The RNA shown here (Glycine riboswitch aptamer) has 89 nucleotides and comes from a Thiotrichaceae bacterium. Its mean pLDDT, the model's own confidence on a scale to 100, is 81.
């Protein structure tokens, strides 16, 4: 020269679920009911997969607290670029 972790920016993409009901209020919306969804965040290995098997772990698995169920918004995570750090060379 380059390759690789991590993170940060910008561009693109980006699922799933009631535009429920019911009270308020001009609207925007607020509240309370019932019903649902998993892909921010969080919490758990009880079943099933991984980590060759315990053990102990981990996730896109499993609650569903949070969050969310027209659209916008947010969004895991993807890919292109730019940058940092750190290792390899």
């Nucleotide at each position: 020269a380059u390759u690789u972790c991590u993170c940060c920016c910008g561009c693109a993409g980006g699922a799933g679920a009631u535009a429920u009901u019911c009270a308020a209020g001009g609207c925007a919306u607020u509240g309370a009911a019932a019903g649902c969804c998993g892909a921010a965040g969080g919490c758990g290995c009880a079943a099933a997969u991984c980590c060759g098997c315990c053990c102990g772990g981990a996730a896109a698995c499993g609650c569903u607290c949070a969050g969310g169920c027209a659209a916008a918004a947010g969004g895991a995570c993807u890919g292109c670029g730019g940058g940092a750090u750190a290792a390899a060379g």

The source organism's lineage runs through Bacteria, Pseudomonadati, Pseudomonadota, Thiotrichales and Thiotrichaceae. Its Rfam family is "Glycine riboswitch aptamer". Gene Ontology term of the family: glycine biosynthetic process.